[in-house]
Molecule: RNase P RNA; transfer RNA
Organism: Pseudomonadota bacterium
RNA sequence: GGAGUCGGCCAGGCAAUCGCGGCGGGCAUGUACCGUCGAGGAAAGUCCGGGCUCCGAAGGGCAGGGUGCCAGGUAACGCCUGGGGGGCGCGAGCCUACGGAAAGUGCCACAGAAAAUAUACCGCCCAAGCGCUUCUUCACGGGAGCGACGGUAAGGGUGAAAAGGUGCGGUAAGAGCGCACCGCGCGCGUGGCAACACGUCGCGGCACGGUAAACCCCACCCGGAGCAAGACCAAAUAGGGGAGCACUGCGGCAGUUUCUGCCGCACCGCACGGCCCGUGCGUUGUUCCCGGGUAGGUCGCUUGACGGGCGCGGUGACGCGCUUUGCAGAUGAAUGAUUGUCCACGACAGAACCCGGCUUAUCGGCCGGCUCCACAC
RNA sequence: GCCCCCGUCGUCUAGAGGCCCAGGACGCCACCCUUUCAAGGUGGAAAUCGCGGGUUCGAAUCCCGCCGGGGGCACCA
Numbered sequence: 001g002g003a004g005u006c007g008g009c010c011a012g013g014c015a016a017u018c019g020c021g022g023c024g025g026g027c028a029u030g031u032a033c034c035g036u037c038g039a040g041g042a043a044a045g046u047c048c049g050g051g052c053u054c055c056g057a058a059g060g061g062c063a064g065g066g067u068g069c070c071a072g073g074u075a076a077c078g079c080c081u082g083g084g085g086g087g088c089g090c091g092a093g094c095c096u097a098c099g100g101a102a103a104g105u106g107c108c109a110c111a112g113a114a115a116a117u118a119u120a121c122c123g124c125c126c127a128a129g130c131g132c133u134u135c136u137u138c139a140c141g142g143g144a145g146c147g148a149c150g151g152u153a154a155g156g157g158u159g160a161a162a163a164g165g166u167g168c169g170g171u172a173a174g175a176g177c178g179c180a181c182c183g184c185g186c187g188c189g190u191g192g193c194a195a196c197a198c199g200u201c202g203c204g205g206c207a208c209g210g211u212a213a214a215c216c217c218c219a220c221c222c223g224g225a226g227c228a229a230g231a232c233c234a235a236a237u238a239g240g241g242g243a244g245c246a247c248u249g250c251g252g253c254a255g256u257u258u259c260u261g262c263c264g265c266a267c268c269g270c271a272c273g274g275c276c277c278g279u280g281c282g283u284u285g286u287u288c289c290c291g292g293g294u295a296g297g298u299c300g301c302u303u304g305a306c307g308g309g310c311g312c313g314g315u316g317a318c319g320c321g322c323u324u325u326g327c328a329g330a331u332g333a334a335u336g337a338u339u340g341u342c343c344a345c346g347a348c349a350g351a352a353c354c355c356g357g358c359u360u361a362u363c364g365g366c367c368g369g370c371u372c373c374a375c376a377c
Numbered sequence: 378g379c380c381c382c383c384g385u386c387g388u389c390u391a392g393a394g395g396c397c398c399a400g401g402a403c404g405c406c407a408c409c410c411u412u413u414c415a416a417g418g419u420g421g422a423a424a425u426c427g428c429g430g431g432u433u434c435g436a437a438u439c440c441c442g443c444c445g446g447g448g449g450c451a452c453c454a
Base pairs, nucleotide, nucleotide: 001373002372003371004370005369006368007367008366009365010364012342013341014340015339016338017337018336020038021037022036023035024034025033040348044359045358047357048356049355050354051353052226053225054224055223059277060276061275062274064222065221066220067219068218069083070082071081072080073079084098085096086095087094088093099217100216104215105214106211107210108209121156122155123152124151125150130147131146132145133144134143135142136141164182165181166180167179168178169177183206184204185203186202187201188199189198190197191196230299231298232297233296240290241289242288243287244286245285248266249265250264251263252262253261254260255259268282269281270280271279272278292453293452294451306326307324308323309322310321311320312319313318343346378450379449380448381447382446383445384444387403388402389401390400395434405421406420407419408418409417427443428442429441430440431439
């Protein structure tokens, strides 16, 4: 100097004028005046997690859903940090839905012999057994050749995937059939909290392909709804109409028998925002639909698992302590417009109960760590 | 603001791992029929399965992330 990689930060600046929302102040208490504050790294998507509030005491079970190497962080998480295995890169570094396929079930189109209890199309072989032909022999028997209803799984071929690989031995031809090495499984030992790694160790010829973002199994987690939650005040109207479900049985007591009332038990029904246990109700109860009325105000509402700085602990995420001119809160809903000037010519985009994450969008610029290449000393 | 649902020829749709470079109906185009039009018959064109990744041998279908569209939710008796 070039190429690259990781992390952090900024998001046009300044001035003037006009305008808008919150809060505070003086007064005459109001719409005017003064002072002060006034969007983001994503405020977004609403994809996860929590706080908060209500529902039914949120407790157990079932169903359903989610997560998925190990350890830690955290209020919690599907997030983050560190580590392990695998993959990519010369490297810094990056990616990783990464539990279980010898618990079971399902699926693997076409092609192919065969797609998972293995099997045999071409090929190879004739040692043994069988069949045929032929030679020899009087015969028994022997020799040669061929074949498959025999042997084989080396080679070819099919496929995304073919039943450990290489070599030597072995054989009729072959084959973990035997052996050596590599790979694999189990056990043991060592290191590590663990995932896992290593081993001159032992055993096993090898043991059963893929798929769980197919069902499923295992471990752990999750009650439901959402600030239009919810609380209060005020105003107005027809607590009007329709539909569904339920009103059962037994026993006891009282009143004159029929009958009525009360109590208890069982069952049933309805409701309680999936179901059951559970709770409430059963005389008018309960749910749904139609219809009617008001669409005003206050609280929730913003100071909190908040941010900045310093110190300590930790590899780190993070935690602890001290300190601190830091802090939008609207409800037709503010945070803007114009002009001037400077530069590197300005992107994506705007709060609506609040936080922690993830994902997605984003002109350009600054700072730092590290790697590779070239050159110079 | 919150919650839910849906995207396949021009339109309405079928599909639920391979039989699908996606089938049907209406519409469109050409030809036949008719004096002509309609109806009818024959044939044809027309789909990035909203987009981008991933799982799988294989994805419209399964998973993830985006994009677009639609619907619902106030209080009182």